[in-house]
Context: one part of a larger RNA
RNA sequence: GGCGCAUGGUGGAUGCCUUGGGUCUGAGAGGCGAAGAAGGACGUGGUAAGCUGCGAUAAGCUUCGGGGAGCUGCACACAAGCAUUAUAUCCGAAGAUUUCCGAAUGGGACAACCCAGCACACUGAAGGUGUGUUAUCCGAAAGGAAGCCAACCUCCUGAACUGAAACAUCUAAGUAGGGAGAGGAAAAGAAAAUAACAAUGAUUCCCUGAGUAGUGGCGAGCGAAACGGGAAGAGCCCAAACUUAAGCGGCGUGCCGCUUAGGGGUUGUAGGACUGCAUUUAGAAAAUCUCAUCAAAUUGAACCUUCUGGAAAGUUGGGCCAUAGCAGGUGAUAGCCCUGUAGAUAGAAAUUGAGAUGGACGAGCAGUAUCCUGAGUAAGGCGGGACCGGAGGAAUCCUGCCUGAAUCUGCCGGCACCAUCCGGUAAGGCUAAAUACUCCUCAGACACCGAUAGUGAACCAGUACCGUAAGGGAAAGGUGAAAAGUACCCCGAAACAGGGGAGUGAAAUAGUACCUGAAACCGUGCGCCUACAAGCGGUCGGAGUCCAGCAAUGGAUGACGGCGUGCCUUUUGCAUAAUGAUCCUACGAGUUACUCCUCACUGGCGAGGUUAAGUUCUUCAGUAACGGAGCCGAAGCGAAAGCGAGUCCGAACAGGGCGCUUAGUCAGUGGGGGUAGACGCGAAACUUUGUGAUCUAUCCAUGGGCAGGUUGAAGUUCUGGUAACACAGAAUGGAGGACCGAACUCAUUAACGUUGAAAAGUUAUGGGAUGACCUGUGGAUAGGGGUGAAAGGCCAAUCAAACUGAGAGAUAGCUCGUUCUCCCCGAAAUGUUUUUAGGAACAGCCUCGGAUUUAAGAAGUGUAUAAGAGGUAGAGCUACUGAUUGGGCUAGGGGGCUUCACCGCCUACCAAACCCUGACAAACUCCGAAUGCUUAUACAUAUCUCCGGGAGUGAGGCUGCGGGCGCUAAGGUCCGUGGCCGAGAGGGAAAUAACCCAGAUUAGCAACUAAGGUCCCUAAUACGUAGUUAAGUUGAACAAACGAGGUGAGACUUCUAUAACAGCCAGGAUGUUUGCUUGGAAGCAGCAAUUCAUUUAAAGAGUGCGUAACAGCUCACUGGUCGAGAGGUCUUGCACGGAAAAUGAUCGGGCAUCAAACUACGAACCGAAGUUCUAAAAUUGUACUUGUACAAUUGGUAGGGGAGCAUUGAAAUCUGCUGCGAAGGUGUCUGGUGAUGGAUGCUGGAGCGAUUUCAAAAGAAAAUGUAGGAAUGAGUAGCGAUAAAAGUAGUGAAAAACUACUUCGCCGUAAGUCCAAGGUUUCCUGAUCAAUGUUAAUCAGAUCAGGGUUAGUCGGGUCCUUAGGGAAAGCCGAAAGGCGCACCUGAUGGCAAGUUGGUUAAUAUUCCAACACUUGUUUAUGUUUCGAUGGGGUGACGGGGUAGUGAAAGAUCCGCCUGGUUACGGAAUACCAGGUUAAAGCGUGUAGAUAUAUUUUUUGCAGGUAAAUCCGCAAGAGAUGUCGAACGUGAUAGUACCGCAAAGCUUCGGCAGCGUGGAUAGUGAUCCUAAUCAGACCUCCGAGAAAAACCUCUAAGGCUAGGCAUAAACAACCCGUACCGUAAACCGACACAGGUGGACGGGAUGAAUAUUCUCAGGCGCUC
Repeated sequence: GGCGCAUGGUGGAUGCCUUGGGUCUGAGAGGCGAAGAAGGACGUGGUAAGCUGCGAUAAGCUUCGGGGAGCUGCACACAAGCAUUAUAUCCGAAGAUUUCCGAAUGGGACAACCCAGCACACUGAAGGUGUGUUAUCCGAAAGGAAGCCAACCUCCUGAACUGAAACAUCUAAGUAGGGAGAGGAAAAGAAAAUAACAAUGAUUCCCUGAGUAGUGGCGAGCGAAACGGGAAGAGCCCAAACUUAAGCGGCGUGCCGCUUAGGGGUUGUAGGACUGCAUUUAGAAAAUCUCAUCAAAUUGAACCUUCUGGAAAGUUGGGCCAUAGCAGGUGAUAGCCCUGUAGAUAGAAAUUGAGAUGGACGAGCAGUAUCCUGAGUAAGGCGGGACCGGAGGAAUCCUGCCUGAAUCUGCCGGCACCAUCCGGUAAGGCUAAAUACUCCUCAGACACCGAUAGUGAACCAGUACCGUAAGGGAAAGGUGAAAAGUACCCCGAAACAGGGGAGUGAAAUAGUACCUGAAACCGUGCGCCUACAAGCGGUCGGAGUCCAGCAAUGGAUGACGGCGUGCCUUUUGCAUAAUGAUCCUACGAGUUACUCCUCACUGGCGAGGUUAAGUUCUUCAGUAACGGAGCCGAAGCGAAAGCGAGUCCGAACAGGGCGCUUAGUCAGUGGGGGUAGACGCGAAACUUUGUGAUCUAUCCAUGGGCAGGUUGAAGUUCUGGUAACACAGAAUGGAGGACCGAACUCAUUAACGUUGAAAAGUUAUGGGAUGACCUGUGGAUAGGGGUGAAAGGCCAAUCAAACUGAGAGAUAGCUCGUUCUCCCCGAAAUGUUUUUAGGAACAGCCUCGGAUUUAAGAAGUGUAUAAGAGGUAGAGCUACUGAUUGGGCUAGGGGGCUUCACCGCCUACCAAACCCUGACAAACUCCGAAUGCUUAUACAUAUCUCCGGGAGUGAGGCUGCGGGCGCUAAGGUCCGUGGCCGAGAGGGAAAUAACCCAGAUUAGCAACUAAGGUCCCUAAUACGUAGUUAAGUUGAACAAACGAGGUGAGACUUCUAUAACAGCCAGGAUGUUUGCUUGGAAGCAGCAAUUCAUUUAAAGAGUGCGUAACAGCUCACUGGUCGAGAGGUCUUGCACGGAAAAUGAUCGGGCAUCAAACUACGAACCGAAGUUCUAAAAUUGUACUUGUACAAUUGGUAGGGGAGCAUUGAAAUCUGCUGCGAAGGUGUCUGGUGAUGGAUGCUGGAGCGAUUUCAAAAGAAAAUGUAGGAAUGAGUAGCGAUAAAAGUAGUGAAAAACUACUUCGCCGUAAGUCCAAGGUUUCCUGAUCAAUGUUAAUCAGAUCAGGGUUAGUCGGGUCCUUAGGGAAAGCCGAAAGGCGCACCUGAUGGCAAGUUGGUUAAUAUUCCAACACUUGUUUAUGUUUCGAUGGGGUGACGGGGUAGUGAAAGAUCCGCCUGGUUACGGAAUACCAGGUUAAAGCGUGUAGAUAUAUUUUUUGCAGGUAAAUCCGCAAGAGAUGUCGAACGUGAUAGUACCGCAAAGCUUCGGCAGCGUGGAUAGUGAUCCUAAUCAGACCUCCGAGAAAAACCUCUAAGGCUAGGCAUAAACAACCCGUACCGUAAACCGACACAGGUGGACGGGAUGAAUAUUCUCAGGCGCUC
């Protein structure tokens, strides 16, 4: 380490439970609100954070009613109380109170805040406080409106995705959405209706009609109405004619017209006015009365015992009640224990119902001359819309524009229009019920869920959390009967952590991390195994060891051996290195609806079958009865008229088509289809309403910032120069999208970083840095829109169209996934068509049922025979067409010769035809099979066919054969025809879908074989005979041309005992160095040759080597020796070379050589899931004896069919089981082919089953599935700037980090100090260390508790205005709404007033001390033309540059005061440290600035909307001022500082400091310049806010008011104020190397805020 067993931890499944949900039913209610709602904020308790209640009368107050012994909510503690027999708590009803916000309403505003006016009060002027009141619109007034609220309703407006397999009419759909409005319902509504020669009689709703009539790119789709059956039921009022009265007007003066108010009158068989005659019945609203109906409540029957047990309601035995056996509780399961229940009783207002009284309103007959009966209307034209109706032949209804009637003898409609006929009477209005819905209240129900379910929410949930916002949105239940919630002791380095005892309890392995307590995962103990071993880890065999048992035997482990490449999906094909899954648990996908269609089965009735809505009874969602409207069927044919067992076409009595010779219908269940999201998950997108410019883009308004250095434009001055200019020089001057370079801003290059320090940074380097610059605050522009110096950039980490919600479950011919078992059959990857090719339709192939036929026969298939059609393979071509080798012959042509020309001749040139020869063809055939096909007969077999339900498939692949394309390439591609894989296991081929063999129902340690094998691995022969191979060829991949004395066999041929071939011994000569050539050439450079001749046994004018040339060696040839075969050619078997690939080789390996290779023949054996044998199961068929026999069959993907198992719930039965132990969990044994069932031990502690039937949220391994838990990686990476630590002491359980001290290091234009924004208690003190802190922690920005922020003058409001916003008036717009003058609001700007010192643990310009100032009120005195929302002035403004002032601050130097000066020696006239200071205000007016300045005064004036003494303009006369640092005072700051020193504390070192004393030192120098003066001055062009405060003038009006001056007294409100603030407290998810506006910012160096070092101060960056 593995397996097993036992025992724990972790974790929270399972079981059981339910306080919460879901879906409904019956009643009720259907609104609340200016009398201030809904919803909130803030308060409120003895202690009080949250929830609940309540509102300053604040977990409550009053009255009435009920009730009654305890009570002070959730909430179990303490404290303090109330009550106990009627005033506790509590319950019901009616009142009172009810802060602030919110329609929000006095004005304003950033909701819960700020600020007012008027009246009154506190009072007394100011200031403050309290009470009441003050918004807008409509209305004459009374009064009303507004805002909120779930669905239902009406109206206005109105999409898109989608469907049409594309898309535009169409659809989706008048849907979603937006807007306005109303009610408990709304809307509609009393015929200018519907119909059809018959009638009905307002509307609404249900059933039906009917998926009909219609409509429709006549596509997809859309789709009525009437009649009929029901629910309900209800009818009315005006206008007009006529008339009365009043008023007004007209004129003819008694008429007309108009207005107002009455009377009258209200309709189609017309009615009314008018004329005449008659009169008040029926019905009926309001209101009143009576009864009933409701609150909290009261009463309300009946039980004991035995046993078990912690507990009885269980069990046993015996009783009782019931108008009550609904339900809940009580220590397990209770009619009789408790609460209750049935029944009964009491009972207020309001409500509702019934009844009575009542009587607003309301009626008749006749006549018909005249009058009245709804006008910019009906109708028409054009353009749209609504209806079933899409412009159509298009009626009817609505209307934007243009026209435009009639008047009862009228008018409208009846689907163009006309006629006839019929029905109605428009252009005014009201109207209950039947119908729709449920935010809410009460009562109840359930074959709904039971904590990943059911609401998102069982629990303090629309919470925590996320987002700027719109918006999004969780997780989380259970001790026990009762807290009896563990007194006390011990361990724990300390602990109130945790644990062990003890105790409680039935149980503590029920201990608050609490019922049960599974799995993953992590331990511990024991048994067996494991250190030469290669492994989809199992399976088959199996030794040994251990355990149990008397044994039989069973169990654990498993040395060694055989075989063996997971699962799913997708594919022709996957171990694949193609997809998906880390593991476990829970959840997770063919469902539901419909009078829809179709088929099957079951049941009822049957030429008939059946009810729908609804109604009635009832035990009230049930069921039953009624209900015949309607539907289907019983008759068809035809376009129809029509006819009818027939009919249509037709002249037909012909012929043909469709029918007839009966079976349906209703219900239930199941298969399939349709319409719906329709098996689940998944887009990118489209549309619509909103939310966003805290990021960023541009713009508007108002503020701020830019060290230092350099250059030296224009202009000006001077000099020179010119006739005058020009021009030159020198100064001055200080321009510039100028230069260098910090802050600031940007981001060039490189590296690092890349699970970062950082979702864009760091370091170094770099660009701009007075400008088209950078930046703060407040605002504007919004999604097909903005903004854009333009990159498709940016618009909140999102941009070729943001984000959020909704349409919405868009659509997805696409991908993925789709859950228990067994049995039977079993495909396809083809044809045709397709905007079609990975989809689909039809056909083909599969399955199930039925029919034909019941074994005879026919159709199917096979074999045999017979008869046929055909033009392939082959073959052939003097048989065609075409092509074609060689030859011959020979027209024609070329070439040559000849020639004046003609005629000729030649030709190894080209060549038709013909002849001979050879040979070719898919689109050649004189010919021509095999196979296949058709037909007939015979035999065999048992299939074929038709109808109906359900499919899948329509990507195929390899291999043999026949072909096309290609290269007679491809593991290529396309056909045909077989086989196999696909969907097929087994044996062989090492391994290897397809090749060879062979088709697996199950079991067997049986037998025989196939392919293939038999030396070992490895089952079977080292088998036999005869050969071959020497290459390890070969033995299981393939290989060529060519080369080769490898070797075997055969054929032919040559030499050879007259001696071959090979070897050895010898010869190999002469003319001659042949001739020529040559420098030379002698056999051997080259050329030539009758390469000749001689001697010979034989010897070339020479086969090679060699030399300069010779020489030399050798060969041919000859002799000797030897003694039998030798050479060649061709054919053939096996072998050799040719032979090169990427990690290490190999036949599978070892290895094998008369074989273990190869060839031939032979024998034996092995070898499969084949066949056989034994046993068993199933399916189908047959047979009968009806449970047996026989026969055949049983591989299987997509797919069809059949039969079952389990889970959850329901009903009935078992008078089932259960504290003597249910479910669940965990082991063991056992039944069944299987899904699964049963028994039993332990745990558990309260429920659960069996049988039959029914109903389903009904079965998990996969969906990069969802949620939770746990692993692995891994004790690994990392612990966030490399500015740095060390020591001593303290505290403590523990110290690298805490505290103190001493050193060391770092920053020092900051890493220091102060503000603004933002945060919101982080501030200070004490206590604590679980968690937080990237480690520890005694520490802390952590936890707990307490404390802390003090203002007339600082900032904001009570003042003002900018950009912008709001908005009476006004304008525009379907609505919502959009603009917008006055006015209001709105700082980033304008505008009255305070300084120094001290003080706290924590605040200070706020408290204290001292000295100041501002505004207002009153009073007093003096004086006086006051007075504004009007006039005027002022306020009031840019950039750049430059000079001065300056005893400021600061620094340095010197002086002075105080204190100190260390171990040794010296120095003390020395050294070191600290101090040496001082505001506002008041006074004064110096330096200086200013001169077109400041100011006084006179006169005049068409200006300043009226006025003006003011301003302005014009003219004149005077004056020298005005501003202003400094300076003086404030000021003896009795302060800082120094000395002495009490009480107290102490670690004995010191700390601390009451009190008291000393007044004590410069009013020097230098450097430097900020503020100030200053709104300075100069210069430039881009020409640089507004209003109020303030001053002044008058108008109306006032004249003891009011103004001004001085003094005194009084008054002075609200909000902020802690702390962080370049950061550990803000924005970045973090204690994050990033970002964040303004002010100060010392010394040395230096031009400098650069750089380096350093003060003050702060840090060493939490391993």
This is a predicted structure of a 1663-nucleotide part of an RNA (large-subunit ribosomal RNA, half A) from Lacibacter cauensis. Model confidence (mean pLDDT): 81 of 100. NCBI's taxonomy places the organism under Bacteria, Bacteroidota, Chitinophagia, Chitinophagales, Lacibacter.